Annotation: This is a predicted structure of a 468-nucleotide part of an RNA (small-subunit ribosomal RNA, 3' major domain) from an uncultured Acidimicrobiia bacterium.

[in-house]
Context: one part of a larger RNA
RNA sequence: UGACGGGGGCCCGCACAAGCGGCGGAGCAUGUUGCUUAAUUCGAGGCAACGCGAAGAACCUUACCUGGGUUUGACAUGCACGGAAAAGCCGUAGAGAUACGGUGUCCUUCGGGGUCGUGCACAGGUGGUGCAUGGCUGUCGUCAGCUCGUGUCGUGAGAUGUUGGGUUAAGUCCCGCAACGAGCGCAACCCCUGUCCCAUGUUGCCAGCACGUAAUGGUGGGGACUCUUGGGAGACUGCCGUGGUCAACUCGGAGGAAGGUGGGGACGACGUCAAGUCAUCAUGCCCCUUAUGUCCAGGGCUGCAAACAUGCUACAAUGGCCGGUACAAAGGGCUGCUAUACCGCGAGGUGGAGCGAAUCCCAUAAAGCCGGUCUCAGUUCGGAUUGAAGUCUGCAACUCGACUUCAUGAAGCUGGAGUCGCUAGUAAUCCCGGAUCAGCAACGCCGGGGUGAAUACGUUCCCGGGCC
Numbered sequence: 001u002g003a004c005g006g007g008g009g010c011c012c013g014c015a016c017a018a019g020c021g022g023c024g025g026a027g028c029a030u031g032u033u034g035c036u037u038a039a040u041u042c043g044a045g046g047c048a049a050c051g052c053g054a055a056g057a058a059c060c061u062u063a064c065c066u067g068g069g070u071u072u073g074a075c076a077u078g079c080a081c082g083g084a085a086a087a088g089c090c091g092u093a094g095a096g097a098u099a100c101g102g103u104g105u106c107c108u109u110c111g112g113g114g115u116c117g118u119g120c121a122c123a124g125g126u127g128g129u130g131c132a133u134g135g136c137u138g139u140c141g142u143c144a145g146c147u148c149g150u151g152u153c154g155u156g157a158g159a160u161g162u163u164g165g166g167u168u169a170a171g172u173c174c175c176g177c178a179a180c181g182a183g184c185g186c187a188a189c190c191c192c193u194g195u196c197c198c199a200u201g202u203u204g205c206c207a208g209c210a211c212g213u214a215a216u217g218g219u220g221g222g223g224a225c226u227c228u229u230g231g232g233a234g235a236c237u238g239c240c241g242u243g244g245u246c247a248a249c250u251c252g253g254a255g256g257a258a259g260g261u262g263g264g265g266a267c268g269a270c271g272u273c274a275a276g277u278c279a280u281c282a283u284g285c286c287c288c289u290u291a292u293g294u295c296c297a298g299g300g301c302u303g304c305a306a307a308c309a310u311g312c313u314a315c316a317a318u319g320g321c322c323g324g325u326a327c328a329a330a331g332g333g334c335u336g337c338u339a340u341a342c343c344g345c346g347a348g349g350u351g352g353a354g355c356g357a358a359u360c361c362c363a364u365a366a367a368g369c370c371g372g373u374c375u376c377a378g379u380u381c382g383g384a385u386u387g388a389a390g391u392c393u394g395c396a397a398c399u400c401g402a403c404u405u406c407a408u409g410a411a412g413c414u415g416g417a418g419u420c421g422c423u424a425g426u427a428a429u430c431c432c433g434g435a436u437c438a439g440c441a442a443c444g445c446c447g448g449g450g451u452g453a454a455u456a457c458g459u460u461c462c463c464g465g466g467c468c
Stems, first nucleotide, its partner, number of pairs: 008468006015459002019422005026313008034304002042053002064299007073122001077121007088103006106113002124288002127286003133282002135277003138273001140271001145184006151160003164175003190265004195233005201227001205222002209220003236259001239253003243249001315415001319374007331362003336355002341350003381412001386407007428451007
């Protein structure tokens, strides 16, 4: 000077408390440990590993295993020499890689180019080291801090400034002060959203005027409204009052769509953890070089006494089932989205209009509302498991896909100790879309809207943090 204390003071945060809903018990999904295995590839390990890298493991992916091949190589550049082909197509053998046979035959300015073979330099490595590294990332933490110049003080390490009194979300601002200034952070500038105005009217809209239909902005037309996308206004403690060193500021009020950072996002200081990543990539050093490279087939990554983590579905009546009926937003679409129609109980099939999309399609939103039924039961709850029959994608669903129909109908009657999330359009609950993607193990992830609460006395205590 720091760090630490079951030392003190002050102050924050869903940290506790007050509430609401979960997890921990059941079944299943996913990840992990362990065990097993020829292999179950590798990494991630308290918070900050464990629905994590993986936003798609049947082959491929794929790095693993077994077996079969290959050695200038699957890929790059150069040199020397040599060939007329090589690729492609057909056939035979084979699990295929590949081998053999047939067919097939370049361009040229004649220097050569392209290609193939042989040889040499070399290629190649998801082999090791994240404790040799770059880059990127997590975390403390969106916490309010971290420093510098000059001056002053101290023999010096260092101190001061940055402490103190107020105040703030904030080292935010004010006042004071041997300090005076400055930088990186805070805030603002950026994006979305909430109100209004101007402009703009197609593919969007339809108030008024007509036309037309079983019905529909369907048609003429219109720019009012919604909306689209450009520009602007608006919020600044600006105004009034209380408190205050009448300073910063605080509390209350007016007006206003919005009020004291309006709500949300992007944005992460100096640094910490030899944190994570050599398997995104790059890279030093080490290692392999007829193999730790490379090609192929099949298998494995999906194994299952057990344990943990994260989810989904339930245990029911604020419910299940049946019928009718209403209202979104945000997205995606040409190797694509696919309407009307027909076939099938259905998954789906046939067929094909429209649309590179404010035009057409995906596309019926669901919870909700109105009726009916069930009457507390392991049930008309719950749907695991299993049998049978199918559909679709794909060269191919045995290991190991998803979905449909019929049958089957397991555990489960609210979950011990303990533990998690959330302060408002939030929690809870309900659907919709997208990326990846042939298909899909998505109940994951990322977004969108619908319905829409309860509670906060307070800071003694638990956890983390800031200042003295």

Rfam family: Bacterial small subunit ribosomal RNA. Gene Ontology terms of the family: structural constituent of ribosome and ribosome.